The RNA shown here (transfer RNA) has 73 nucleotides and comes from a candidate division WWE3 bacterium. It was read from a public genome assembly. Rfam family: tRNA. From the family's description: Transfer RNA (tRNA) molecules are approximately 80 nucleotides in length. By type it is a transfer RNA.
RNA sequence: GGGGUCGUAGCUCAAUUGGAAGAGCACUACAUUUGCAAUGUAGAGGUUACCGGUUCGAGGCCGGUCGACUCCA
Numbered sequence: 001g002g003g004g005u006c007g008u009a010g011c012u013c014a015a016u017u018g019g020a021a022g023a024g025c026a027c028u029a030c031a032u033u034u035g036c037a038a039u040g041u042a043g044a045g046g047u048u049a050c051c052g053g054u055u056c057g058a059g060g061c062c063g064g065u066c067g068a069c070u071c072c073a
Stems, first nucleotide, its partner, number of pairs: 001072007010025004019056001027043005049065005
C1' cells in the first nucleotide's frame, strides 16, 4: 500500500426482507435476612463509531473518514 470481517447500554451479544432498539451480566431502589450473599419485583442507562446520501421511513442499503482483528505484499 491492497483485500476481507467487524464497530449497537459499563461488559458480552441480539434485532428476520428497511417499519424505528432488546436480552444476560453489571448498577440503583425495595422485599425477604440480625447482617451479608443468594432470590424476587421495579427502575435507570443508547447521537446504533463519525460525516453525508437514498427512502414516507435506515442499526440493516450506498459513498467517504476513523478504529479493531485478519490475509497478501